[in-house]
Molecule: transfer RNA
Organism: soil metagenome
RNA sequence: GCCCGCGUAGCUCAGCGGUAGAGCGUCCGCCCGACUAGCGGAAGGCCGCAGGUUCAGUUCCUGCCGCGGGUA
Numbered sequence: 001g002c003c004c005g006c007g008u009a010g011c012u013c014a015g016c017g018g019u020a021g022a023g024c025g026u027c028c029g030c031c032c033g034a035c036u037a038g039c040g041g042a043a044g045g046c047c048g049c050a051g052g053u054u055c056a057g058u059u060c061c062u063g064c065c066g067c068g069g070g071u072a
Base pairs, nucleotide, nucleotide: 001071002070003069004068005067006066007065010024011023012022013021018055026042027041028040029039030038048064049063050062051061052060
């Protein structure tokens, strides 16, 4: 340089065209003799950046950036 994959909540990931969810973590409450356990609830992201297609894009296409892998 070229090829492939990934980039979504603090972390690990799902969603793959119709205004985004889970587990863990955090905070609050309950439970308990007590709790790092258990139960309930809440906060937290407009989806790497830019453009294109579309009535509508996190989702499709292009370029760029970042990470990982492959190849000489």